This is a predicted structure of a 528-nucleotide part of an RNA (small-subunit ribosomal RNA, 5' domain) from an uncultured prokaryote.
The full RNA is in RNAcentral, with records from ENA.
It matches the Rfam family "Bacterial small subunit ribosomal RNA". Rfam links the family to the GO terms structural constituent of ribosome and ribosome.
Its mean pLDDT, the model's own confidence on a scale to 100, is 86.
Context: one part of a larger RNA
RNA sequence: UUGAACGCUGGCGGCAUGCCUAACACAUGCAAGUCGAACGGAAACGAUGCUAGCUUGCUAGCAGGCGUCGAGUGGCGGACGGGUGAGUAAUGCAUAGGAAUCUACCUAAUAGUGGGGGACAACCUGGUGAAAACCUGGCUAAUACCGCAUACACUCUACGGAGAAAAGGAGGCCUCUUCUUGAAAGCUUUCGCUAUUGGAUGAGCCUGCGUGAGAUUAGCUAGUUGGUAGGGUAAAGGCCUACCAAGGCGACGAUCUCUAGCUGGUCUGAGAGGACGAUCAGCCACACUGGGACUGAGACACGGCCCAGACUCCUACGGGAGGCAGCAGUGGGGAAUAUUGGACAAUGGGCGCAAGCCUGAUGCAGCCAUGCCGCGUGUGUGAAGAAGGCUUUCGGGUUGUAAAGCACUUUCAAUGGGGAGGAAAGGUUAUUAACGAAUAAUUGGUAGCUGUGACGUUAUUUAUAGAAGAAGCACCGGCUAACUCCGUGCCAGCAGCCGCGGUAAUACGAGGGGUGCAAGCGUUAAUC
Numbered sequence: 001u002u003g004a005a006c007g008c009u010g011g012c013g014g015c016a017u018g019c020c021u022a023a024c025a026c027a028u029g030c031a032a033g034u035c036g037a038a039c040g041g042a043a044a045c046g047a048u049g050c051u052a053g054c055u056u057g058c059u060a061g062c063a064g065g066c067g068u069c070g071a072g073u074g075g076c077g078g079a080c081g082g083g084u085g086a087g088u089a090a091u092g093c094a095u096a097g098g099a100a101u102c103u104a105c106c107u108a109a110u111a112g113u114g115g116g117g118g119a120c121a122a123c124c125u126g127g128u129g130a131a132a133a134c135c136u137g138g139c140u141a142a143u144a145c146c147g148c149a150u151a152c153a154c155u156c157u158a159c160g161g162a163g164a165a166a167a168g169g170a171g172g173c174c175u176c177u178u179c180u181u182g183a184a185a186g187c188u189u190u191c192g193c194u195a196u197u198g199g200a201u202g203a204g205c206c207u208g209c210g211u212g213a214g215a216u217u218a219g220c221u222a223g224u225u226g227g228u229a230g231g232g233u234a235a236a237g238g239c240c241u242a243c244c245a246a247g248g249c250g251a252c253g254a255u256c257u258c259u260a261g262c263u264g265g266u267c268u269g270a271g272a273g274g275a276c277g278a279u280c281a282g283c284c285a286c287a288c289u290g291g292g293a294c295u296g297a298g299a300c301a302c303g304g305c306c307c308a309g310a311c312u313c314c315u316a317c318g319g320g321a322g323g324c325a326g327c328a329g330u331g332g333g334g335a336a337u338a339u340u341g342g343a344c345a346a347u348g349g350g351c352g353c354a355a356g357c358c359u360g361a362u363g364c365a366g367c368c369a370u371g372c373c374g375c376g377u378g379u380g381u382g383a384a385g386a387a388g389g390c391u392u393u394c395g396g397g398u399u400g401u402a403a404a405g406c407a408c409u410u411u412c413a414a415u416g417g418g419g420a421g422g423a424a425a426g427g428u429u430a431u432u433a434a435c436g437a438a439u440a441a442u443u444g445g446u447a448g449c450u451g452u453g454a455c456g457u458u459a460u461u462u463a464u465a466g467a468a469g470a471a472g473c474a475c476c477g478g479c480u481a482a483c484u485c486c487g488u489g490c491c492a493g494c495a496g497c498c499g500c501g502g503u504a505a506u507a508c509g510a511g512g513g514g515u516g517c518a519a520g521c522g523u524u525a526a527u528c
Base pairs, nucleotide, nucleotide: 001526002525004524005523006522007521008520011375012374013373014372015371016370018367019333024331025330026329028328029327030326033076034075035074038073039072041069042068045067046066048063049062050061051060052059053058054057083286084285085284092211093210095208096207097206098205101203102202106199107198108197109196110195111194112193113192114148116146117145123138124137126135127134128133154163155162156161168191169190170189171188172187173186177184178183179182212258213257214256219249220248221247224246225245226244227243228242229241230240231239261283262282263281264280265276266275267274268273288309289308290307291306292305311322312321313320314319339365341364343362347361348359349358350357351356378408379407380406381405388399389398390397391396412469414464415463416462417461418460422455426450427449428448429447430446431445432444433443434442472517473516474515475514476513477498478497479496483512484511486509487508493500494499
């Protein structure tokens, strides 16, 4: 000094930490959704209207016309956040560089956003199956899918040329045109879409140097080392293939074996060093075990897919389902490590125009003296030096101002009352600026009003009552601060080392007294 454990003891608060062992197996719940302002729609709920029945405010039906919305198509996100340290001694990490690359969302800029087509879900119909699920036929939409046109830039090029895009949605308005209600074309605002060039961010790749132990491991290597040609990748490269050459590494320790995630840092130390790598932060690796790809800007993907294996569960025996090293929790292992808590109020993340929804991230609460820090368990006075205990040379000494008594105080805890801050947003109204034909809509600013808190019976403050509710543990032979009496008699026992104990034990056990720490104190383990 510790992520500690054990024994005895235990008042309060603040701030931290909390499976180091079995990367053992997991019941149950939750941990990734969201968008109706992309789409066809309407299973549920609600409001409204209509119809019928009547029990006179309910029951049924109708109306996607409205608020909304299950399932479905589609978009974005499930590659972040969270966990663990099994593997890995180098495909890692740390540091310093490099060139042959990609980068969704964001941002700056340029140019576009024209005109068509055919499907597939949902739904309906029929069928199979115990289930999981699957099959047949029919209808249909889109920001889903596919051609055509166009191409400033872009790609390829033999420099002649060739190739390749797109999607619409929402709000508002009639200034111009048409019908003349208000709409359509149109205008306008905004969110998108396509191509390309930059930026930012993130990622991939290469190199130098550094980064454990063992020589009772001395030789290792055939895609091995290099070249040519081709393939492949976003990209260099034996990354892969064919052919050619015979190289490459190694006592400056190759190969093999054992151990191990690395770092910023942490602990210790005057430093140099030594040991460690919990919490927090960066990087890496993994997600029941092994392998594989798909989708995608990004994965070879913890809560996606396929195959194989082990294990568990369901089964009508034909076949299916699962993966807590997410948060809680269970069994097991262990000396040992917590609640199946409440909230999205704040910070951040995903989606969305927004309102908002989701978020076991997070912010909080619960448990544990596990650690650090702070506070309290009273204060003053009080000698008849009371009683009692212990001891005694029987005079006394000591416990000891300690107690009692008297006079005070009320921190903390208890009870009652008040009460910040963490809240910025959001909504609505007015006003102003930009855009615009516009006083509309939209966006930005300002002001007024309204208004959101899990924690929470918050922090804090005030009142009430009363010393009231609050001290232990280890040690006392030397090292090492602190001594006597009794019991025991090499017994019982103590012990970190030296060593104590065999009849006067300051060393064992107990009493009194003392010493040291103190809500802790000792022991054990580990490290400097």